[in-house]
RNA sequence: GCCGGGGUGGCUCAGCCUGGUAAGAGCGCCGGACUCAUAAUCCGUAGGUCACGGGUUCGAAUCCCGUUCCCGGCACCA
Numbered sequence: 001g002c003c004g005g006g007g008u009g010g011c012u013c014a015g016c017c018u019g020g021u022a023a024g025a026g027c028g029c030c031g032g033a034c035u036c037a038u039a040a041u042c043c044g045u046a047g048g049u050c051a052c053g054g055g056u057u058c059g060a061a062u063c064c065c066g067u068u069c070c071c072g073g074c075a076c077c078a
Base pairs, nucleotide, nucleotide: 001074002073003072004071005070006069007068010027011026012025013024020058030044031043032042033041051067052066053065054064055063
């Protein structure tokens, strides 16, 4: 350099294909219940520029373009 995959709460991921219901799950944090206490279990709250910028559209996490970061493969390495 080329090709492919990926970036969504603190972590791991779903949703993207086929645009529209208020952006979700598990774990974790915090608060509560239970307990002599801790763990476990149960209940609840908070927590998101959907990588960044632009475009299309009445409407974009989702479609298109560019940029960037991560992973894998190939090429180069006089």
Transfer RNA from a Thermoplasmata archaeon, 78 nucleotides, folded computationally. The prediction has a mean pLDDT of 81. The source organism's lineage runs through Archaea, Methanobacteriati, Thermoplasmatota and Thermoplasmata. The sequence was found in a public genome assembly.